[in-house]
């Protein structure tokens, strides 16, 4: 953008078009080709007239007879049925289309010239009469013609032996004066019909050039096949047909076969060129139920004709018959789907007739269908209270929406009624003129008048009345792509054209509101072009995306240097033709206007003829020498083949020396060796290879080639001339060569060495690795023909900057060197324009062009199946389909990873102390178990976590009793002070009843608080959802990093910065830099703590002074220390050497209490993990409202085969016991901490002093220290468990406390794998205190006391930072993905076969029909006196062939037990 379209929702008119695309299935009924009486012989039927008869109102019925008239069944004859209509099976074909030819016919029709005489014999119809159901048919008689046959003539024509011989005809009908006349006519005119010729128009046959669909997995096809000669046929050329004859014709420019198909004008669509399509209209061709054939006929091999065969269907009395809608309606199927058994022949047209007329499902009209195009219209205007409603809200409003209502008009549609066009032209009848004619008859032409023809049709337009009255829906609103909100719904229903929405806040799925497109239509499906440059002729690619054959030679073929003449095939101009009409475009007309109709142009890009041109290309002729080629003289080479020689080495055998090992690996083993090995001497054998030279070095198409020698042979290069003269290039097919491995015959085997076999490794190890070790490798001849056969770049030719190397040649130059310059030919490394997606290429192009091949056209499937060729086999080679995915791929960037690389860090390893893992207990977690054992937390980064403290309480669970407005908030209404208290029942919650009490404020009206009772709004909810959230916290990680603005580069994603040297703990710093500057981060600023120093002393301290006690800072007194808490000072790579770039800084000293961040704390960049919390709070959504809420008891959260993490204690002597003795810091203390003093073995009781705290308590620190004792034992270790017995806490320690005494006296002798901390005042050991708390700590967060060892070091383990590399990872290695198995689907390949179409071959058969032949049969017309002839029919027979069989082959389709693989899940 478009349709003959169809399906869903909707639907007022009206014009014009259009309507079975599917089953060329199958048809019931009707109709669709007849007419002519002016061609006949007629009278069945109708109707007039005459005549007769009967009835009898004498003009009416009836009946008979007469073809006499009008006319006609039916039958003869003529013409038409061969148009017209309809479909598209068939056909890849002279079938169409175009453009041309010659050997043809052509009825009606048109023109000319002539003819139309004169006889003859049947058959229908009709009567008779058989036969049958029928259809239909047989026999016999009569008869007419424009049916049929003769004769006659013969312009012609046909045939000739050139003298001639052959060959026609039909009559009708109209009118008529003379004339005849059998009264019928004859004759004369006209029309019409007939006949012969000739030519025409008009149709139709034949033949030729070009074009016309796909397969080559169809390469070979033909025997009437190709051509001639003869004869035959046809309207007519011509193997069209026969005989003989020659052996020919097609085909790679695609024969032949397969498959599909009507072509065509022209339709769609595109800028166009071209792709698609071939309804409607029109041209040509084909078919009529399949298949075969004739007849008639001007035409037919014949849609409503005909005869045979064959399916089907219908009739039958079973003996026989009929039938063909792909005419027009219409039915049944088949379909997604396509329409009325309609009206008229009034028009256009055809058919028959002289005409009137007749016939016509062509035609024209109407119907049905929104099937498409057009066109109107379904109201206009005003109208704000912005109305009710609905929707949504930030609760204000917004929106629908000037929309509706109301108010004023309007009437196209519509309803109704009334007049009322064009389509009509003709045709009769009269009249006049005109032609013919003897004619005023009669035909014929023209005019004139009058009548008369209309399906549509109740037309179209056009007017009157009426009245907003009859008239709007479909998609879509996630991006593409114009339009957004609420509800439900919860990966469900569902949606999807791509991308994709949807798991509880869906602009994507339902609905709503509300928007957007279009509009009587709107979506969908389907299907064709476009966009698609996605086949690329216009107008594409090939180095890495798909795509250069491995590489040569060379056929066709393409494609070719320069010069001149000459042709004119291509080219370029004119000219004629022709390119049917319609369409399509322009300009005009008619429909009110479009759409649609119509009149002119133009165009139809072609074709073909012709005149002209001659540049170009071709094509001939002649010349040329820049291309190519030969010739001469050289150079340099791992270029081929082939024969000979050669030294190292390795290996085996001999021999000697000699002794135990020798090989081998990460480490071994296995193997070799005392029967002498490895090693080392000497000596021989044999094979294979050819060290150093050796080089991005050489040669060679390519594969490839490597000791030396001699022989044969191919190619390049240079230099200089001479010669040939275009001889070139390229190259489908084709041929040739082609590593390696492999195969076949024969040889040959030193050494390595697939398969094997042993021995390592390994969870295994059909591997790597190790010891043997067959084929192979290697030589001859043959074959195979493939490789990341690569430069992943065909071959050849041209041009287009430079610069450095190297090999071969030639030439100059001088400073003659290990020199430089110039130039040819190779080879390489930058590179500039340019090109490229990028990477890169870059005179060796991937750059600018030319010419030839050769390949690609989205991934798998699959380079695979089938089918050919090749090949001894392995295979190789040409080569696809079904299904299936939304990708596959490339180049580059960014991270991320890596059992790459490089640098660097850190209790990471490494060096050390000390621990867990083993017992026991304590605690938290899994698992179990329960009524319930509430939640939550689940690597590191949950598991002495939320919990800084579960007996009730808490609490959130679990059971059993209550409460419903509530236990708590706000608000309204009564009532009441508030409140205190006692009794009763109950496990209590409660629930009754008793008693005491009347407050404060006040303008007297009340008013504040507070209780209660009652309504409903609400209230509550540790209910869900940390994947809706705020917050807050973890972790990466105190890891050094994570960005920005501008600027540059880059197509761009992005890079630069931030990379680099160097340094730091650190992105610290310095230096260099297309960069330059900037933030967050790091550091620093804050606190503690180490030095001091100032101020300031009380409760702290006490050197001095005094006093004073058994003693004691106890007193005066002091602020000196110590200390306390404000505030300063100090540390900064500041000074010195060294090292380093002279920087940054690092090393090392000095001096300091402290040294390079002094030690420690808080602070944690931009992100990560949907990381953790909805039970701390908040909070949005959802969810419960006599309960998922709230009250009260009792359980429970403490269970216990088990399993793990964290801990305490320990296992003993660096110890346990016992006794004496010594030194802290830092908290905490009125519901407290509690002293002394007494009791108690202790837990503890008593008891109260003092203390609101540098005062007084808690409070003896403890390891230490001195000494005693135990002696390696399950102990004087060790304290679990258990029995008494008790104390303290509180309402209560039974499920469930902690401690005391007394008893008891488990496991446990240093803990497998593994696995934690920790680098100095730390580990380690010691004991102190605090928080939560009525009571409860081995746990938690603090102090302080004793005080190590070690770090060589960065290989590896771990985490981590830059830089770099590689990627098929981006959810990012916990990533990605291979195969194989099982399952379930789908298509496919092969299969023993079956089963159908199709075609070939060979054979039999032969219906009707045609020609041939025959003389059985019959026979009207010619001939003949007859007999008989001629011819004709019938029958027989031959040829030729349809259906139909046998046989056996291709080919294709379906299906097959079973099987191969592939896809998908």
């Nucleotide at each position: 953008a478009u349709u003959g379209a169809a399906c869903g929702c909707u639907g007022g008119c009206g014009g014009u078009a259009u309507g079975c695309u599917u089953a060329a299935c199958a048809c019931a009924u009707g109709c669709a080709a007849g007419u002519c009486g002016a061609a006949c012989g007629g009278c069945a039927g109708c109707a007039a007239c005459a005549u007769c008869u009967a009835g009898c109102u004498u003009g009416c019925u009836a009946g008979a007879u007469g073809g006499u008239u009008g006319g006609c069944g039916a039958g003869u004859g003529g013409c038409g049925g061969a148009c017209g209509g309809g479909u598209g099976a068939g056909u890849a074909a002279c079938g169409c289309g175009u453009a041309g030819g010659a050997a043809u016919c052509u009825g009606c029709c048109u023109u000319a010239u002539g003819g139309u005489g004169g006889g003859g014999g049947a058959c229908a119809a009709c009567c008779c009469g058989g036969g049958g159901a029928a259809a239909c048919u047989c026999g016999g008689g009569c008869u007419a013609a424009u049916a049929c046959c003769g004769c006659a003539u013969a312009u012609g024509c046909u045939c000739u032996u050139c003298g001639g011989a052959g060959u026609a005809a039909a009559g009708c009908u109209a009118g008529g004066g003379a004339u005849c006349u059998u009264c019928g006519g004859a004759c004369c005119u006209g029309g019409c019909a007939c006949u012969a010729u000739a030519a025409g128009a008009u149709g139709a046959g034949c033949c030729u050039g070009c074009g016309u669909u796909g397969g080559a997995u169809u390469a070979g096809c033909u025997u009437g096949u190709u051509g001639g000669u003869g004869g035959g046929g046809u309207a007519a050329a011509g193997g069209c047909c026969u005989a003989c004859c020659a052996a020919g014709g097609c085909g790679a420019a695609g024969a032949u076969c397969c498959a599909u198909a009507g072509c065509u004008g022209u339709u769609c669509u595109g800028a166009g060129a071209g792709g698609a399509a071939g309804a409607u209209c029109a041209g040509c061709c084909a078919c009529a139920c399949u298949g075969g054939g004739a007849c008639u006929g001007a035409g037919a091999c014949a849609c409503g004709g005909c005869c045979c065969a064959g399916a089907c269907u219908c009739c039958u009395a079973c003996g026989g018959g009929a039938g063909g809608c792909a005419g027009c309606a219409g039915u049944g199927g088949g379909g997604a789907a396509u329409a009325u058994u309609g009206g008229a022949c009034a028009a256009u047209g055809g058919g028959g007739g002289c005409a009137a007329c007749c016939c016509u499902g062509a035609u024209c009209c109407a119907g049905c269908a929104a099937u498409a195009c057009c066109g109107c219209g379904u109201g206009u205007g005003u109208g704000a209270a912005g109305a009710a409603g609905g929707c949504c809200u930030g609760c204000g409003g917004g929106u629908u929406g000037u929309a509706a209502a109301g108010c004023a008009c309007u009437u196209u549609u519509c309803u109704u009624a009334a007049g009322g066009a064009a389509g009509a032209a003709g045709c009769u009848u009269a009249a006049u003129u005109u032609g013919u004619u003897a004619a005023u008859a009669g035909c014929u032409a023209a005019u004139u008048a009058a009548g008369u023809u209309g399906a549509c049709g109740u037309u179209a337009a056009u007017u009157g009345a009426g009245g907003a009255a009859u008239a709007a829906g479909c998609a879509c609103c996630g991006g593409c792509u114009a339009a957004c909100u609420c509800u439900g719904u919860g990966c469900c229903a569902g949606c999807a054209g791509c991308c994709g929405c949807g798991g509880u806040a869906a602009u994507a799925c339902a609905g709503a509101g509300g928007g957007u497109g279009c509009g009587a239509g709107c979506g969908u499906u389907a299907a064709u072009c476009g966009g698609a440059a996605u086949u690329a002729c216009u107008g594409g690619g090939c180095g890495u995306a798909a795509a250069g054959c491995g590489u040569g030679c060379g056929u066709a073929g393409g494609u070719g240097g320069c010069u001149a003449a000459u042709u004119a095939a291509g080219u370029u101009a004119g000219a004629u033709g022709u390119g049917a009409a319609a369409u399509c475009c322009c300009c005009g007309g008619g429909c009110u206007a479009a759409a649609c109709c119509u009149g002119g142009g133009a165009a139809c890009u072609g074709c073909a003829u012709u005149u002209a041109a001659a540049a170009c290309u071709g094509g001939u002729u002649a010349a040329c020498u820049a291309g190519a080629g030969u010739c001469g003289u050289g150079u340099a080479g791992a270029g081929g083949g082939a024969a000979g020689c050669g030294g190292a080495a390795u290996u085996u055998c001999c021999g000697g020396u000699g002794u135990a090992g020798c090989g081998g690996u990460g480490a071994a083993a296995u193997g070799c060796g005392u029967a002498g090995a490895u090693a080392u001497c000497g000596g021989a054998a044999g094979g294979a290879a050819c060290a150093c030279c050796a080089g991005u070095g050489g040669c060679g198409a390519a594969g490839g080639c490597g000791g030396c020698u001699u022989u044969c042979u191919g190619g390049a290069c240079a230099c200089a001339g001479a010669c040939u003269g275009a001889c070139a290039c390229u190259g489908a097919g084709g041929u040739a060569c082609g590593a390696a491995a492999g195969c076949g015959u024969g040889g040959g085997u030193a050494g390595c060495g697939a398969a094997c076999a042993g021995g390592a490794u390994u969870a295994g190890a059909u591997a790597c690795c190790c010891u043997g070790g067959u084929a192979g490798u290697c030589c001859a001849c043959g074959c195979u023909g493939u490789a990341a056969a690569c430069g992943a770049u065909g071959a050849g030719g041209a041009c287009u900057a430079g610069c450095c190397g190297u090999u071969g040649g030639g030439g100059g130059g001088u400073a003659u060197a290990u020199c430089c310059c110039c130039u040819u030919a190779g080879u390489g490394g930058c590179g500039c324009a340019g090109c490229u997606a990028a990477c890169g290429c870059g005179a060796u192009a991937a750059g600018u062009u030319c010419u030839c091949c050769g390949c690609c056209u989205g991934g798998g499937g699959a380079g695979u199946a089938c089918g050919g060729c090749c090949g001894c086999a392995a295979g190789g080679u040409u080569a696809a389909a079904a299904c299936u995915c939304a990708a596959a791929g490339g180049a580059a960037u960014u991270g991320a990873c890596g059992g790459g690389g490089g640098c660097c860090c850190g209790c990471a390893c490494a060096a050390g102390c000390g621990g867990u893992g083993g017992a026991g207990c304590a605690u938290g977690u899994g698992g179990u178990u329960u009524a319930a054992u509430u939640c939550g937390a689940u690597g590191c980064a949950a598991c002495g976590c939320g919990a800084a403290g579960a007996a009730c309480c808490u609490u959130a669970c679990c059971u059993a009793c209550c409460c419903u407005u509530g236990a708590c908030a706000u608000c309204c209404u009564u009532g009441g002070a508030a409140u205190u208290u006692c009794a009763u029942a109950g496990a209590g919650a409660u629930a009754u009843g008793g008693a005491a009490g009347u407050g404060c404020c006040u303008u007297c009206g009340g008013g504040a608080g507070c209780c209660a009772a009652g309504u409903g709004a609400c209230a509550g909810g540790u209910g869900c959802u940390g994947c809706a959230u705020g917050g807050c916290u973890g972790u990466c990680g105190u890891c050094a990093g994570c960005u920005c603005g501008u600027g540059u580069c880059g197509u761009g994603a992005g890079a630069u910065g931030u990379u680099g040297g160097g340094u730091u703990a650190a992105g610290u710093c310095c230096c260099g830099u297309a960069a330059c500057g900037a933030g967050c981060g790091c550091a620093a600023c804050c606190c503690c703590u180490a030095u001091u120093c100032u101020u300031a002393g009380u409760u702290a301290c006490c050197a001095u002074c005094a006093g004073g006690u058994u003693a004691a800072g106890c007193u005066g007194g002091g602020u000196a220390c110590u200390u306390u808490a404000a505030g300063g000072a100090g540390a900064c790579u500041g000074c010195c050497g060294g090292u380093g770039a002279u920087a940054a800084a690092c090393c090392g000293g000095a001096g300091g209490a402290a040294g390079g961040u002094g030690g420690g704390g808080a602070c944690g960049a931009c992100g990560u993990c949907a990381a953790g919390u909805c039970a701390u709070c908040a909070u949005g959504g959802c969810c419960c409202u006599u309960a998922u809420g709230g009250g009260u008891a009792g359980g429970g959260c403490u269970a216990c085969a088990c399993a793990c993490g964290u801990g305490c204690u320990a296992c003993a002597a660096u110890g346990g016991u016992u006794g004496c003795u010594a030194c802290a810091g830092a908290g905490g203390g009125u519901c407290g901490c509690g002293a002394a003093g007494c009791c108690g073995c202790g837990a503890g009781g008593u008891g109260g002093a003092g203390c609101c705290a540098a005062c007084c308590c808690c409070a003896g620190a403890a390891a230490g220290g001195c000494a005693a004792u135990c002696g390696u034992a399950g102990u004087c270790c060790g304290g679990a468990u258990u029995g008494g017995a008790g104390u303290c806490u509180g309402c209560a320690a039974c499920u469930c406390g902690a401690c005391u005494c007394c008893a008891u006296g488990a496991a446990g002798u240093u803990g497998g794998a593994a696995u934690c901390g920790c680098u100095a005042g730390u580990a380690a050991u010691c004991g102190c205190g605090g928080a939560u708390c009525a009571g409860c700590a081995u746990g938690c967060c603090g102090c302080g006391g004793u005080g190590a060892a070690u770090a060589c070091g960065u290989u590896c383990u771990c985490g981590g930072g830059c830089c770099u590399u590689g990627u098929a990872c981006a959810c990012a290695c916990c990533g990605c993905c291979c195969g194989u198995c099982a399952c379930a689907c789908c298509a496919u390949g092969g299969g023993a076969g079956u089963g159908g179409g199709u075609u070939g071959u060979a054979c039999c058969a032969g219906a009707a029909g045609u020609a041939g032949g025959u003389a059985g049969g019959c026979u009207a017309a010619c001939c003949g006196c007859a007999a008989g002839g001629g011819g004709g029919c019938c029958g027989c027979u031959u040829a030729c062939c349809a259906c139909g069989g046998u046989a056996u082959g291709g080919u294709u389709c379906a299906u097959g037990a079973c099987u191969g693989g592939g896809g998908u899940g």

A computed fold for a 1465-nucleotide RNA from an uncultured bacterium, annotated as small-subunit ribosomal RNA. It matches the Rfam family "Bacterial small subunit ribosomal RNA". The prediction has a mean pLDDT of 85.